[in-house]
Molecule: transfer RNA
Organism: soil metagenome
RNA sequence: GGGCAUGUAGCUCAAUUGGCAGAGCACUUGACUUACAUUCAAGGGGUUCCGGGUCCGAGUCCUGGCAUGCCCA
Numbered sequence: 001g002g003g004c005a006u007g008u009a010g011c012u013c014a015a016u017u018g019g020c021a022g023a024g025c026a027c028u029u030g031a032c033u034u035a036c037a038u039u040c041a042a043g044g045g046g047u048u049c050c051g052g053g054u055c056c057g058a059g060u061c062c063u064g065g066c067a068u069g070c071c072c073a
Stems, first nucleotide, its partner, number of pairs: 001072007010025004019056001027043005049065005
């Protein structure tokens, strides 16, 4: 220098052919307990890496960057 893949909640990951952004763990509160843990119930938490475009509608499609990993030279 060229090619490919990945980027979504604090962490690990989903999201079907473009149609309300979710799960597990973690966190908070309550119940239970003398108390802690376990268990049960409820709740909070997101500018979907950054910009632009297409579309009635974009996490998803197109485009330019950035970061990480792999391959080639």